[in-house]
Overview: Model confidence (mean pLDDT): 85 of 100. Small-subunit ribosomal RNA, 3' major domain from a Pseudomonadota bacterium, 480 nucleotides, folded computationally. The full RNA is in RNAcentral, with records from ENA.

Context: one part of a larger RNA
RNA sequence: UGACGGGGACCCGCACAAGCGGUGGAGCAUGUGGUUUAAUUCGAAGCAACGCGAAGAACCUUACCUGGGCUAGAAUGCGAGGGAAGAUCGCCUAACAGCGAUCGUCCGGGCAACCGGACCCGAAGCAAGGUGCUGCAUGGCUGUCGUCAGCUCGUGUCGUGAGAUGUUGGGUUAAGUCCCGCAACGAGCGCAACCCCUAUCAACAGUUACUAACGGGUAAUGCCGAGGACUCUGUUGAGACUGCCGUUGAUAAAACGGAGGAAGGUGGGGACGACGUCAAGUCAUCAUGGCCUUUAUGCUCAGGGCUACACACGUGCUACAAUGGACAGAACAAAGGGCAGCGAAACCGCGAGGUUAAGCCAAUCCCACAAAUCUGUUCUCAGUUCGGAUCGCAGUCUGCAACUCGACUGCGUGAAGCUGGAAUCGCUAGUAAUCGCGGAUCAGCAACGGCGCGGUGAAUACGUUCCCGGGUCUUGUACA
Numbered sequence: 001u002g003a004c005g006g007g008g009a010c011c012c013g014c015a016c017a018a019g020c021g022g023u024g025g026a027g028c029a030u031g032u033g034g035u036u037u038a039a040u041u042c043g044a045a046g047c048a049a050c051g052c053g054a055a056g057a058a059c060c061u062u063a064c065c066u067g068g069g070c071u072a073g074a075a076u077g078c079g080a081g082g083g084a085a086g087a088u089c090g091c092c093u094a095a096c097a098g099c100g101a102u103c104g105u106c107c108g109g110g111c112a113a114c115c116g117g118a119c120c121c122g123a124a125g126c127a128a129g130g131u132g133c134u135g136c137a138u139g140g141c142u143g144u145c146g147u148c149a150g151c152u153c154g155u156g157u158c159g160u161g162a163g164a165u166g167u168u169g170g171g172u173u174a175a176g177u178c179c180c181g182c183a184a185c186g187a188g189c190g191c192a193a194c195c196c197c198u199a200u201c202a203a204c205a206g207u208u209a210c211u212a213a214c215g216g217g218u219a220a221u222g223c224c225g226a227g228g229a230c231u232c233u234g235u236u237g238a239g240a241c242u243g244c245c246g247u248u249g250a251u252a253a254a255a256c257g258g259a260g261g262a263a264g265g266u267g268g269g270g271a272c273g274a275c276g277u278c279a280a281g282u283c284a285u286c287a288u289g290g291c292c293u294u295u296a297u298g299c300u301c302a303g304g305g306c307u308a309c310a311c312a313c314g315u316g317c318u319a320c321a322a323u324g325g326a327c328a329g330a331a332c333a334a335a336g337g338g339c340a341g342c343g344a345a346a347c348c349g350c351g352a353g354g355u356u357a358a359g360c361c362a363a364u365c366c367c368a369c370a371a372a373u374c375u376g377u378u379c380u381c382a383g384u385u386c387g388g389a390u391c392g393c394a395g396u397c398u399g400c401a402a403c404u405c406g407a408c409u410g411c412g413u414g415a416a417g418c419u420g421g422a423a424u425c426g427c428u429a430g431u432a433a434u435c436g437c438g439g440a441u442c443a444g445c446a447a448c449g450g451c452g453c454g455g456u457g458a459a460u461a462c463g464u465u466c467c468c469g470g471g472u473c474u475u476g477u478a479c480a
Stems, first nucleotide, its partner, number of pairs: 001480002003477003007474007015464002019427005026318008034309002042053002064304007077126002081121003086103006106117004129293002132291003138287002140282003143278001145276001150189006156165003169180003195270004200238007210227002214225003241264001244258005320420001324379007336367003341360002346355003386417001391412007433456006
């Protein structure tokens, strides 16, 4: 100087407390361990691995296993030489591969022979390949403490020196934020602000959006003429700064209350992550040193596996019902996506869906009926008209192909489960809880995941004694 203390003082955080809802019990989905297996490819391991890499494992993917094949190789550069490229068919094969037949004959110059160009094949060779090992050789990227308020430097001063001071102290703040004081005076990286979305208003612009007034029309509808008011769209601005008033405060910084205001004290949310820590993670995104391999640890094909199942754990979904289930009717979103696409209407089918097909490269058309909600009827507390697992049969769609191993539909079947031990998690407001909607990946889909969007919409916070994590000062130390 740090680190540590079941030392002290002060302060903060859904850290506790006060509340609300869960997990832990059940069934299923998913990930992991274990076991099994020819293989169940690999990685991730307290917080910070376990719906994680994976924003899509039937083949492919795919790295694994079994078997069949290739050896300058599946891909790239140079290559003597040859042929345009290529298309169709047959034999053999599980396929890849192999063999054969037929068709075809590019562009420029030249009468032609021929020359040149692009493309394809290609011996020898220079060289390739490796998802093989080492993340404890590395770059890059990332997690984490932590959006915590810290981490440092120059000059000066003090100290023999390691170092100290500044950065400590008194207040204050979300903040090393600001004020005052002070052997310090300044500065940098962080904080904040500048950026984006959102909440209010104005100006400008009105189509595909809108419809107040006027006119026309309809069973009805901005449907039409029209309008530029309103909503909205999208560009430029305004607006919030403790600016104003009062009280407290040290005449400060600031705090509390109030006014005005759409918004009030960083308005709400996002992006943004200091010096560093964990030899944290990644050699399987990529790149890369070294090592290993080279008729194989490379390449290719078929089938299988990654989907196994006495079991254990994590994360979720659905429930156990009446604040509910079922049936009928009525209402209100936002944000997205669409041409190898979205697909209206009509018809067929109980349905998944099918047939035909308008419109739309989309503020125009479509996906697309939002659902919780409200109104009425029914069920009457039961393993039930709760719950839907499991299983049987019949189908639909995608796709060469749904046996291993897809999703969905109809009929039948109708398991556990009556609110969950010890323990444990999230959340302070448009939040929790609850309800649907959309995209990415994607032929299809194991999505109940993830990322967004809106609808309905709470309870509680006395307080900081205690648990956990963190910050500042101080103290002890047999630690570095």